[in-house]
This is a predicted complex of two RNAs, RNase P RNA and transfer RNA, with 472 nucleotides together. It holds a member of the Rfam family "Bacterial RNase P class A". From the family's description: Ribonuclease P (RNase P) is a ubiquitous endoribonuclease, found in archaea, bacteria and eukarya as well as chloroplasts and mitochondria.

């Protein structure tokens, strides 16, 4: 160059004119019982501030805030899970270990326990978890069969036997070395051993337990040393153990104000209601109760207000830490609607494509994803012929 | 806006605690049966199990992100 890796920025130039949402301040004038709200002129008012996002998004997780006990106990449920740190919290952040992957910058990693129990491991295979033995090996031991030797018997050619020695691979048995099955077959490699073999047995490597030293907070990493022939396969994103954490619901929470509560259904009777999946406990009513009594469902109402935008906030300097991130001093107010505003044109500007030697002439675009609705801190997903920096290289040129 | 819950064949639906090959029922096509039609018999096609990925040997089934639909509330 070419492939490829980490990390950030920024998300749309510059200027006019109209126009939309909010505050705020002014001059008028309306509309409802009210709480509030609306509407403007010789012109659907005038002046000034302010007016989407990095993701506002999925609503995945962590909080704040409100309400129910200041959420207390238990049982049930859910989350998280290598160490250290950060942080308001967390499943997120920083660093480190440890494993995989990549030539390598680097990435990725739900990374606690399977010798606490239960479960599951399909097909294939001879066997799938207190292992088995289909094809092979062997066949020592003990039987069987055959040959030979010895011995014994007669009817002399043949039967019998005890032993011994050779052979067969028949049966009993042994073995687990190599084949084959499989995602997975109960350490490896050599060598003694043996009938064959095999941690049987040694010697090297792995390994598990268990002590010690060094280094680190620590996870863990190096060494040693003793035991054990190895007994311990995989799954926990299967039940489950363990260790830590989690009370439930959400701003359509919640409050106050107006209006309004008509007729219906169903139930309590000393207890009833509220809050969570359950119990306990706690909290209101009531204990002078068949009531103008309580609670359910179901009807009805659809109005305004306040919660609401100053915050674990933004910026800039200094400090501290390797990092996340923490402190310090200054500095700024930066959207608050309530079916939901943030557009429209034009000019100069820039890009692109074509066409021409060129001056220039023509056409395109001037933005991708997507749009706030209590608010944060994250993760996730979407998105650009933008933009800057660092870095690998088994690749090609020079 | 905030909470739940669903997705398999052209509809409507099964699918146990992962296991070999995902099944019914209508519908559909074909053949029988009828003069001919319905019905009725019998055969057949028909499926990225809503997408990607991940744990597993092994995913419709379990996980996690996304995509379409659905209901609920003051």
């Nucleotide at each position: 160059g070419g492939a490829g890796g980490g990390g950030g920025g920024c998300g749309a130039g510059g200027g006019g004119c109209c126009g939309c949402g909010g505050g705020c301040u002014c001059g008028g004038g309306c509309c409802g019982c009210a709480a509030g709200g609306c509407c403007u002129g010789a012109a659907a008012g005038a002046g000034c501030c302010c007016g989407a996002g990095g993701a506002a998004a999925g609503u995945c997780c962590g909080a704040g805030c409100u309400c129910c006990a200041u959420a207390g106990g238990g049982c049930g449920g859910g989350a998280u899970g290598c160490c250290g740190g950060g942080u308001a919290a967390c499943a997120c952040c920083c660093g480190g270990g440890c494993g995989c992957c990549g030539u390598a910058a680097g990435g990725c990693g739900a990374c606690g326990g399977a010798a606490a129990g239960u479960g599951c491991c399909a097909c294939a295979g001879a066997a799938a978890a207190c292992a088995g033995a289909c094809c092979g090996c062997c066949g020592a031991u003990g039987g069987c069969c055959c040959g030979c030797u010895u011995c014994g018997g007669c009817a002399c050619g043949c039967c019998g036997a005890c032993a011994g020695c050779g052979g067969g691979a028949u049966c009993a048995g042994g073995c687990a070395a190599g084949g084959g099955u499989g995602a997975a077959a109960c350490g490896g490699u050599g060598g003694g051993g043996u009938a064959a073999g095999a941690g049987c047995c040694c010697a090297c490597c792995g390994c598990c337990u268990c002590g010690c030293c060094u280094g680190g907070c620590a996870a863990c990493a190096g060494g040693u040393g003793a035991g054990g022939g190895c007994a311990c396969g995989g799954c926990a994103a299967a039940c489950c153990c363990c260790a830590u954490c989690c009370g439930g619901a959400g701003c359509a929470a919640g409050g106050c104000c107006a209006a309004g509560u008509a007729g219906g259904g169903g139930g309590a009777c000393a207890g009833c209601g509220g809050u969570g999946g359950c119990c306990c406990g706690c909290c209101g009513c009531g204990u002078u109760a068949c009531g103008a009594u309580c609670c359910c469902c179901g009807g009805g109402u659809a109005g305004g207000c306040c919660g609401c935008u100053u915050g674990a906030g933004g910026c800039g300097c200094c400090g501290g830490g390797c990092a996340a991130c923490c402190g310090g001093c200054g500095u700024c107010c930066c959207a608050g609607a309530g079916a939901g505003a943030u557009g429209g044109c034009c000019c100069c500007g820039g890009g692109c494509c074509g066409g021409g030697c060129a001056a220039c002439c023509g056409g395109c675009c001037u933005a991708a994803c997507a749009g706030a609705a209590c608010u944060c801190g994250g993760c996730u997903u979407a998105c650009g012929u933008c933009u800057c920096c660092c870095c690998u290289u088994u690749c090609g040129c020079g | 806006g905030g909470g739940c819950c669903c997705g398999u064949a052209g509809c409507u639906c099964a699918g146990g605690u992962g296991g070999u090959u995902a099944g019914a029922g209508c519908g559909c096509g074909c053949g029988c049966c009828u003069g001919a039609u319905a019905a009725g018999c019998g055969c057949g096609a028909g499926g990225u199990c809503g997408g990607u990925g991940g744990u597993u040997c092994a995913a419709c089934u379990c996980c996690a992100c996304c995509c379409g639909g659905g209901c609920c509330c003051a």